[in-house]
Context: one part of a larger RNA
RNA sequence: UGGUCUGAAAUCGAGCAAGAAAACCCGCUGAACUUAAGCAUAUCAAUAAGCGGAGGAAAAGAAACUAACAAGGAUUCCCCUAGUAACGGCGAGUGAAGCGGGAAUAGCUCAAAUUUGAAAUCUCAUGCGCUAAGCGUAUUAGAAUUGUAGUUUAGAGAAACGUUUUCGGAGGUUGCUUGGGUAUAAGUCCUUUGGAAAGAGGCAUCAUAGAGGGUGAGAAUCCCGUUUAUGACCCAAUGUUGACUUCUAUGUGAUACGUUUUCCAAGAGUCAGGUAGUUUGGGAUUGCUGCCUAAAAUGGGUGGUAAAUACCAUCUAAAGCUAAAUAUUGGCGAGAGACCGAUAGCGAACAAGUACCGUGAGGGAAAGAUGAAAAGAACUUUGAAAAGAGAGUUAAACAGUACGUGAAAUUGCCAAAAGGGAAACGCUUGGAACCAGUAUUGCCUCCAGGUAAUCAAGUACACGUCCUGAAAGGG
Numbered sequence: 001u002g003g004u005c006u007g008a009a010a011u012c013g014a015g016c017a018a019g020a021a022a023a024c025c026c027g028c029u030g031a032a033c034u035u036a037a038g039c040a041u042a043u044c045a046a047u048a049a050g051c052g053g054a055g056g057a058a059a060a061g062a063a064a065c066u067a068a069c070a071a072g073g074a075u076u077c078c079c080c081u082a083g084u085a086a087c088g089g090c091g092a093g094u095g096a097a098g099c100g101g102g103a104a105u106a107g108c109u110c111a112a113a114u115u116u117g118a119a120a121u122c123u124c125a126u127g128c129g130c131u132a133a134g135c136g137u138a139u140u141a142g143a144a145u146u147g148u149a150g151u152u153u154a155g156a157g158a159a160a161c162g163u164u165u166u167c168g169g170a171g172g173u174u175g176c177u178u179g180g181g182u183a184u185a186a187g188u189c190c191u192u193u194g195g196a197a198a199g200a201g202g203c204a205u206c207a208u209a210g211a212g213g214g215u216g217a218g219a220a221u222c223c224c225g226u227u228u229a230u231g232a233c234c235c236a237a238u239g240u241u242g243a244c245u246u247c248u249a250u251g252u253g254a255u256a257c258g259u260u261u262u263c264c265a266a267g268a269g270u271c272a273g274g275u276a277g278u279u280u281g282g283g284a285u286u287g288c289u290g291c292c293u294a295a296a297a298u299g300g301g302u303g304g305u306a307a308a309u310a311c312c313a314u315c316u317a318a319a320g321c322u323a324a325a326u327a328u329u330g331g332c333g334a335g336a337g338a339c340c341g342a343u344a345g346c347g348a349a350c351a352a353g354u355a356c357c358g359u360g361a362g363g364g365a366a367a368g369a370u371g372a373a374a375a376g377a378a379c380u381u382u383g384a385a386a387a388g389a390g391a392g393u394u395a396a397a398c399a400g401u402a403c404g405u406g407a408a409a410u411u412g413c414c415a416a417a418a419g420g421g422a423a424a425c426g427c428u429u430g431g432a433a434c435c436a437g438u439a440u441u442g443c444c445u446c447c448a449g450g451u452a453a454u455c456a457a458g459u460a461c462a463c464g465u466c467c468u469g470a471a472a473g474g475g
Stems, first nucleotide, its partner, number of pairs: 024055001025053004035042001039089001065072002076103004086094002107321003110267001120148001121143003125139006157263002159260005166254002168248007175240002177237006187203001188219001189202004204221002206210001212224003272293007299316005356363002376403001379390004466475003
């Protein structure tokens, strides 16, 4: 300096979040390449691109269902049904569902009735308290009879009468659940190589631990871990038809069942039909949309070939909520690998969506390794410096921040050889250099034996000479 990480400030009454991100999900919109060996319906495809919206999942969901059975009983997902029924220039191709077996399971709420001996309901603001996006309480104000609560939802229900079962709230301790944490196996033994031992040789130890990593080279026993452990203990948090326990709450309440010549409301420009477009396996129309017509209440929808008549079965549309099983190239957090190992693997192992290029949309690299440890070269000397020459560190500097190893083409220098018919190439022959082997010879080392000539050391004696001393004697 770059990157990365951690902060701060301006601003800001309460309230709101239009934007970003987008792997999965929902709703719109919507092609063509392609295939059909051409091409127009078809196919690609109810796909891609595009637009809008959300959640940890989304969507769907408690039957206006499936069936035709001895019937089943919300949704979602998997297997099967099945490449089947069906659609289709009946070509190319496309293509479900019921049943059955599993995963997971959960059910509910409004509108529509006179509380009518009493709006019993909800909210802003302000104050207080608390377990605090909220709850309780007080005050004033507002909404609301053009309807806020309670009751009721078709499986019923209300009303009347009767008979019986069961109860609520607030804490505390503990268990379960979730998250985090804690924990004593056993050699630094001897010898050796080396800069360093974890290597080699020897002797030991632990093992529900000989996974893995680090430490100056291959460490079960040096350090961290690993095993025991789906366990034990500690801390915290949310929830809790677990257990124990404390305080409080009893109303003419709530709940369940039975009886009845009592009453009994159920979603409209919607259902349905016509027509056009689109979609579907859906075929005289599977769903959706536009326009036209436009309902009923012993009604209405469905019953996969239009219509009439009659019967049967099955649901109850036009209002709403709902966990789980399911999906997930994004985000957050983990674990692993018969994956790659620096031209590989992501474009990116590094200051990478960086440098750089382009007006812009956009395009988009190269680049890893000193050493065990910086011990990163003090000091002297030449030079303005850069660079050297010494010195020093290191196991190593032929490891000197252009740093591990350091290939090839290519370049410089040194040495050797050659030179008429380019160099190169093939065969044959001679020479040189180098390498390896064999034989002979020489030398060195070790071991065994032998010899004592030579050599070395050394004792004694003899002779010669020198020094010293008068001499004997001494050197």
Molecule: large-subunit ribosomal RNA, domain I
Organism: Powellomyces hirtus